Notes: Predicted 3D model of a 1524-nucleotide RNA (small-subunit ribosomal RNA) from Koshicola spirodelophila.
RNA sequence: AUCACGGAGAGUUUGAUCCUGGCUCAGAGUGAACGCUGGAGGCACGCCUAAUACAUGCAAGUCAUACGGCGUACUUUAACUUUUUGGGUUCGCUCAGGAAGGGAAAGUAUGAUAGUGGCAGACGGGUGAGUAACACGUAAGAACAUACCUUUAGGAAGGGGAUAACCUCUGGGAAACUGGGGUUAAUACCCUAUAUGCUGUGGAGUAAAAUGGUUUAUACCGCCUAAAGAGUGGCUUGCGGCUGAUUAGCUAGUAGGUGGAGGUAAUGGCUCCCCUAGGCAACAAUCAGUAGCUGGUCCGAGAGGAUGAUCAGCCACACUGGGACUGAGACACGGCCCAGACUCCUACGGGAGGCAGCAGUAAGGAAUUAUUUGCAAUGGGCGAAAGCCUGACAAUGCGAUGCCUUGUGGAGGAUGAAGGAUUGUGAUUUGUAAACUCCUUUUGUUAGUGACGAACAUAAUGACUGUAACUAACGAAUAAGCACGAGCUAAUUAUGUGCCAGCAGCUGCGGUAAUACAUAACGUGCAAGCGUUACUUGAAAUGAUUGGGCGUAAAGCGUCUGUAGGUGGCCAUUUGAAGUCUGCUGUCAAAUCCCAAAGCUUAACUUUGGAAAGGCGGUAGAAACUCAUAGGCUAGAGUUUGGUUGGGGCAGAGGGAACUCAUAGUGGAGUAGUGAAAUGCGUAGAUAUUAUGGGGAACACCAACGGCGAAAGCACUCUGCUGGGCCAUGACUGACACUGAGAGACGACAGCUAGGGGAGCAAAAAGGAUUAGAUACCCUUGUAGUCCUAGCCGUAAACGAUGGAUACUAAGUGCUGUCACAAAACAGUGCUGUAGCUAACGCGUUAAGUAUCCCGCCUGGGGAGUAUGCUCGCAAGAGUGAAACUCAAAGGAAUUGACGGGGGCCCGCACCAAUGGUGGAUUAUGCGGUUUAAUUUGACGAUACACGGAGAACCUUACCAGGGCUUGACAUAUCGAGAAUUUUCAGAGAUGGAAAGUGCUUAAAUUUUAUAUUUAAGAGCUUGAAUACAGGUGGUGCAUGGCUGUCGUCAGCUUGUGUUUUGAAAUGCUGGGUUAAGUCUCGCAACGAGCGCAACCCUCGUCCUUAGUUACCUCUUAGAGGUUCUCUGGGGAUACUGCCGGUGUAAGCCGGAGGAAGGUGAGGACGACGUCAAGUCAUCAUGCCCCUUAUGCCCUGGGCUACACGCGUAAUACAAUGGUUGAGACAAUGAGAUGCGACCCCGCGAGGACCAGCUAACCUCUUAAACUCAGCCUCAGUUCGGAUUGUAGGCUGCAACUCGCCUGCAUGAAGUCGGAAUCAUUAGUAAUCGCCGGUCAGCACCACGGCGGUGAAUACGUUCCCGGGCCUUGUACACACCGCCCGUCACAUGGAGUGAGGAGAUCUUGCCCGAAGUCGUUCAACCUAAUCUUGAAAAAGAAAGGUUACGCCUACGGCAGGGUUUCUAAACAUCAUGAAGUCGUAACAAGGUAAGCGUACUGGAAGGUGCGCUUGGACAAUCUCCUU
Repeated sequence: AUCACGGAGAGUUUGAUCCUGGCUCAGAGUGAACGCUGGAGGCACGCCUAAUACAUGCAAGUCAUACGGCGUACUUUAACUUUUUGGGUUCGCUCAGGAAGGGAAAGUAUGAUAGUGGCAGACGGGUGAGUAACACGUAAGAACAUACCUUUAGGAAGGGGAUAACCUCUGGGAAACUGGGGUUAAUACCCUAUAUGCUGUGGAGUAAAAUGGUUUAUACCGCCUAAAGAGUGGCUUGCGGCUGAUUAGCUAGUAGGUGGAGGUAAUGGCUCCCCUAGGCAACAAUCAGUAGCUGGUCCGAGAGGAUGAUCAGCCACACUGGGACUGAGACACGGCCCAGACUCCUACGGGAGGCAGCAGUAAGGAAUUAUUUGCAAUGGGCGAAAGCCUGACAAUGCGAUGCCUUGUGGAGGAUGAAGGAUUGUGAUUUGUAAACUCCUUUUGUUAGUGACGAACAUAAUGACUGUAACUAACGAAUAAGCACGAGCUAAUUAUGUGCCAGCAGCUGCGGUAAUACAUAACGUGCAAGCGUUACUUGAAAUGAUUGGGCGUAAAGCGUCUGUAGGUGGCCAUUUGAAGUCUGCUGUCAAAUCCCAAAGCUUAACUUUGGAAAGGCGGUAGAAACUCAUAGGCUAGAGUUUGGUUGGGGCAGAGGGAACUCAUAGUGGAGUAGUGAAAUGCGUAGAUAUUAUGGGGAACACCAACGGCGAAAGCACUCUGCUGGGCCAUGACUGACACUGAGAGACGACAGCUAGGGGAGCAAAAAGGAUUAGAUACCCUUGUAGUCCUAGCCGUAAACGAUGGAUACUAAGUGCUGUCACAAAACAGUGCUGUAGCUAACGCGUUAAGUAUCCCGCCUGGGGAGUAUGCUCGCAAGAGUGAAACUCAAAGGAAUUGACGGGGGCCCGCACCAAUGGUGGAUUAUGCGGUUUAAUUUGACGAUACACGGAGAACCUUACCAGGGCUUGACAUAUCGAGAAUUUUCAGAGAUGGAAAGUGCUUAAAUUUUAUAUUUAAGAGCUUGAAUACAGGUGGUGCAUGGCUGUCGUCAGCUUGUGUUUUGAAAUGCUGGGUUAAGUCUCGCAACGAGCGCAACCCUCGUCCUUAGUUACCUCUUAGAGGUUCUCUGGGGAUACUGCCGGUGUAAGCCGGAGGAAGGUGAGGACGACGUCAAGUCAUCAUGCCCCUUAUGCCCUGGGCUACACGCGUAAUACAAUGGUUGAGACAAUGAGAUGCGACCCCGCGAGGACCAGCUAACCUCUUAAACUCAGCCUCAGUUCGGAUUGUAGGCUGCAACUCGCCUGCAUGAAGUCGGAAUCAUUAGUAAUCGCCGGUCAGCACCACGGCGGUGAAUACGUUCCCGGGCCUUGUACACACCGCCCGUCACAUGGAGUGAGGAGAUCUUGCCCGAAGUCGUUCAACCUAAUCUUGAAAAAGAAAGGUUACGCCUACGGCAGGGUUUCUAAACAUCAUGAAGUCGUAACAAGGUAAGCGUACUGGAAGGUGCGCUUGGACAAUCUCCUU
């Protein structure tokens, strides 16, 4: 050290919530690549793709102490030649010696190496194609081999014949290479002898050698045999590690043989003959796909997942395929032979080659280095050694490819410099940052010194390398980037852009104020790197052993029987020891990981030592549990006995009601059917009714969350046969049990086949309706079918959406069965409910609780239960069952709203009742449309349209045409001039020109005392210049403020604390009553509070009091007096369900009295939280954008008043409840000095003239009208109605043509009460009548705002329409039903399927061909030195060997067939996606015919209909059960 260290989450489905569930992110890692950037050093690493092709160089040689041959030097010299001396002499010559040459031969030393020979080229180095295998890993094993090395023992005797080199044929050939002849050596080769060895029981058989090399050597190196060792290799076996069953059967040397033979180093069908018929497989054979395996590496808390670069072990391969040779070892990367493809040389005959060795080239690719140095070290080969060789290796170079270290300076420094950015204009920030002062020198430059690595006795020996390190000098000097800044996720502002450009990991951002794009400033993070991409793992408990689930989210087989398998009751019983546990032990290479140390200045890196868990094996024990064994037991299970229930099953017989058909009678016009109709039936007699007969199907009431069955399912009655359950009770067997992959059986309805049957019903079909259409709903008909027999099919919402078995865990209550007097008990079947569980809903002894066992199934939505393959089926189809592509969700439960052609309660002129209208006419007026130079503009359901506009001839005016201005019509600031102002001319006018005029206040000075002159300043005004700026009814009401409409004067909207729920939320605010009211009251896990309601305010109504002029009253009326009344102003009182009766717990309600008024007395103002992106930028204000000699400003004229038409709102009418003429009566609110204007006069009149009064309770506008009385009109397009038009006038105003109002006379249109539809109104209201005002020069009882006069009818009531409130229910809606959403068709894009065919790849079967080669055969042919025989010899023969030939096997190749698989294709059908296509509206609410499942038919499409089933249907009622 181990023991014992180790675990984080977030975003995204919703209006919000909890859950399920996927997608995405944050971490770590990499042989990486790409983008931007780049100071230094150390240590590592570097073709992951084309096992594609390769130029060039190198990567395996060495030994002369094995051998012959070849040289060089030296030594000794021979033959021989020349010469010389001496002797002899027959004078020919000869003998002895010397000198010079000469150089055979031998020897010594030495050199090179072509050949013979030995050893090594089987190691080292590369690569991962193949291989799913004893290939690898691990643990065992027996029938083997082993060169070099070590040890031991022994031996090496006697002989022999060749051959390369070399020479030659001036051989052959282009070359590569090679033939004949001749010569020679060995540690090359051969024979004989010899045994301690081998085979064998024995006899017997059987073997080698080099006495070589070097040497001063007694030494060293070798040779042969045998036995051992070490290490290495070959072989066998157990176990372990990929995917697919849409691969289920495979196998013929296959399986075995104590049968035999061959072969091998060795076992073995390894091979052959014979015999047997086996062997493997659901514990996955065979087949297919993929893959070198491991130590390890990365991630992870771990379990585990992924991976197999570098380093290390094993395997396989060496251009592709086959083969052997040599050798200890190969079927051999840099050896051989053959075949094939490719490349090169060639004289065309023939040859040569193999970088997956190191560098390097081309190609491929997103992508991976130098044609470097050295054998100095380590290691290897050869050698006795020196040594040689070594692209192994050691080094350097290139590359931020990774890891590690280090630097780019440190201290001070505020005037907070300049510049940048922002700004609220004050400033803030960049920022002590810089500058500046002082200091340091890692790094850098220069120079000097200078290693370790070297170890082989000593000496010598360094590629790296003058490198590391050290020293000195110089000088802050040479050195910072990248990404990000909406959330996740650390860090924000400005400008630009305007759903564009772009961003994006997910959510998403961008449509004029973008913290999300781009740029800048600033900030954050990391840092010589930083981001992106790709891949792995984690997060992901998202495949769950640790550690998930299946009622409704994905998920229980439709049900049962049962095989294999899994699991299994009791005994303190026996034995064993497979599992299990304990001790010891072998092993799991090294490296790595971990720990402790050590060495490089540290670290990375390296070195040394140590160590665990776990795996496999051996051994010794233990015996509780599981297991096995033997033996028992009875609680599980079963058998038997006695009862008993039941629509359990099968078969047969019988029955009545209804229906229909037929026959007969009666009868006489309809019937049937519907929302309403029609088709249909009926005078040829229907329907109806009576009688008789026939037929088929189904069995009312009883009947019940009652019974039975495994489920499907089962109902008239009786009989027969038969299965199961339950209860009671003894006895018996003795674990016989549970579950159950495959397998088998049953299995509603629909459907199919064959034969029957056919009353009713009824897919299809036909007709009638409905409808825009109606292939539907409704109606009339109607065929398959429904029924029976025999067989198929095998599916359903086959549901309790809940697999089976066992045990345990509160109760209460209803029903069924048995036993029972009863209580209790057992078995079932329902409801409520505790603990507990659940995401919630809910479940709760009939579990969805607590546990055990076994089976089945799930892993995001769509694509799709589709395609394809296979199995089954007569078919329809069933079973099994994907992928590409696409989305970021799909989904469950519950919550709040909203909605419903859901329900309940309640209110409102909402309906009803009533009155009067609109819609028809004419006119007015607004809007649309059209027109126009312009017809300025806003407002568009309710909530636009007599609305802004409370008054468009000019002006207004915003529009158009034309004429003009440009610091501007208007504001502020600067400079200058001038007082102001008035008159006149031209012009359409704006405007332009001319003339007159020279002020006021203050101060000072001058002259002069008048108030004159000059200077300076000032106020307001006019004007000139220049620049900031003005100006805009230009845009955006979807950037806004303010104001307003509407729901709605509806009764609601919220909140604090508490409580309940995991939570959104709920409660309060619901419930019983009551109210106009969330008004009040009672009860209640709620108790309070706020904004609303009501009240407080104003007006009207009654009274009191007070004050009274201009009001009122009185009188003797120019005036005086008074305040009772009317009236006016001020102040006060009054009404509270207070009183009585009834009713009710109360709140309250009903009735009554009194009172001017009675239950809010009437009316008004007052409008909660909010909704409609409602309206308004053209009242005003205002952000941003836009225009700036114009979108600003001025002027003249025109337009807003147009006119085939449509709509809204009004006025006037259509008449007698009227019109008209005359006479008469009664109001109130208001307005008036640029004003109202009396009386009188003129005019028919509008009006005019003149002139009092009035700044108003005084005067004027101002005669109110309807009404009353009287007359006329008499039902008619009129004495109704008044449009239109003509004409004559009046008024206002610069101006009345476009385009005003009024008056007189004349004209006298439509219209005779208004279709569908629709509006207002509940009392002083509707209706009707007039009056006043604002705006305003003029223009309006047609509009608007007020005022008074006259003055009704009706309301049973809440069924229905509309709107609203509360409660409840359903929901797939939440932009909230103007919602959501389905399918066809059309277009575009993408994917996969089928597919006439076409083209490959691969595997396989049969046949043909048969290279090289091993093995075999041969008395077929040929060749041959060693040994043997014969022979004197020559030679012959034998043995043995070789070549050819032949045979078997066999690669490549060929022919024919089959399987698997890939690419491609006309055409066909389909799926998905895509802001605004077409047709319908199927689903969600009772979705307007409840929906859905299975099946069948049918239709443009969603769909419709039939049959059976489900509730995952609303509403209403009833029944049952339960709670209180």
The gene name in the source record is rrs. The source organism's lineage runs through Eukaryota, core chlorophytes, Chlorophyceae, Chaetopeltidales and Koshicola.